[in-house]
RNA sequence: AACUUGAUGUGCCAAACUUGUUGUGAAGCAAGGACGGAAAGCCAUGGGUCUCACUGAGAUCGCCAGGUCGCCUAG
Numbered sequence: 001a002a003c004u005u006g007a008u009g010u011g012c013c014a015a016a017c018u019u020g021u022u023g024u025g026a027a028g029c030a031a032g033g034a035c036g037g038a039a040a041g042c043c044a045u046g047g048g049u050c051u052c053a054c055u056g057a058g059a060u061c062g063c064c065a066g067g068u069c070g071c072c073u074a075g
Base pairs, nucleotide, nucleotide: 003075004074006072012037013036017032018031019030020029021028022027035062041068042067043066045065046064047063048060049059050058051057052056
C1' cells in the first nucleotide's frame, strides 16, 4: 500500500415528529430531536417508488444495485 473484518476506539451521521423557510408538488434547507446506521459520505448510472404545469421535467442514495472517496481495530 492492497484485500478482508466490525462498530474495539476517537468520534460521525440523524428517522419520525415540531418550528421556521423554499417549491405547483414530491420534497429540500436550518434549528430542536433520536428511530436507527461500519459508509445512513458523495454520485441520479440502472431498476423501484413518488410528484407535476405530464410525448417531458423533477424528487428519493436512510428503497435495491452499481461507481467513487474515507476513519479506526484485528488478520
Molecule: c-di-GMP-I riboswitch aptamer
Organism: Hydrogenovibrio sp. UBA650